The RNA shown here (Bacterial large signal recognition particle RNA) has 163 nucleotides and comes from a Caldilineaceae bacterium. Lineage of the source: Bacteria > Bacillati > Caldilineae > Caldilineales > Caldilineaceae. It matches the Rfam family "Bacterial large signal recognition particle RNA". By type it is a non-coding RNA gene. On this family, see Rosenblad et al., Nucleic Acids Res 2003: "SRPDB: Signal Recognition Particle Database". Gene Ontology terms of the family: signal recognition particle, plasma membrane targeting and SRP-dependent cotranslational protein targeting to membrane, signal sequence recognition.
RNA sequence: GCAGCCCGGAUGGGAUGGCACCGUUGCGUCGGCUGCUGGGUCCCGUGCAGCGAACUCGCGUGAACCCCGUCAGGACCGAGAGGUAGCAGCGGUAAGCGUUGUUGUUCGGGUGACGCGGGAGUGCCUGGCGGACGGCGCAACCGUGCCAUGCCCACCAGGCUGC
Numbered sequence: 001g002c003a004g005c006c007c008g009g010a011u012g013g014g015a016u017g018g019c020a021c022c023g024u025u026g027c028g029u030c031g032g033c034u035g036c037u038g039g040g041u042c043c044c045g046u047g048c049a050g051c052g053a054a055c056u057c058g059c060g061u062g063a064a065c066c067c068c069g070u071c072a073g074g075a076c077c078g079a080g081a082g083g084u085a086g087c088a089g090c091g092g093u094a095a096g097c098g099u100u101g102u103u104g105u106u107c108g109g110g111u112g113a114c115g116c117g118g119g120a121g122u123g124c125c126u127g128g129c130g131g132a133c134g135g136c137g138c139a140a141c142c143g144u145g146c147c148a149u150g151c152c153c154a155c156c157a158g159g160c161u162g163c
Base pairs, nucleotide, nucleotide: 001163002162003161004160005159006158008156009155011154012153013152014151015149016148017147018146019145020144021143023141024140025139026138027137028136029135030134031133033131034130035129036128037127038126039125040124041123042119043118044117045116046115047114048112049111051108052107053106054105055104057101058099059098060097061096067092068091069090070089075084076083077082
């Protein structure tokens, strides 16, 4: 001096890990801005319910005679058998009257907030679907800085062995 091995070093580089920061991306959350759209509020029509009125339905009543049926008594016709008309009474019914309720129909309205349809409108209220932006938080990646390491390489020093 070279090679190998061992050991040390607050050395350099790498690897790994941790922390911090910048940037990017994604997610979440909050905020307002913005686009589209649904509904209500407004107007008209209509349906339904309900209120009022009228008519009707049911029940009752209801014709001395000029409604019906049955017609005692009596009257009439007939020689007789029998018949005719028919008052009262009874039964029923018409017009009408009364009553209960609501069966049905029609009409009406400063009734309702219920349905259906149409119209108007951005004033107000409310719902849905998006868009970009800002703040905050989380995660990932990249880069930088610092720290650490029982890891790898190199450097330095030392020891041993061989040449």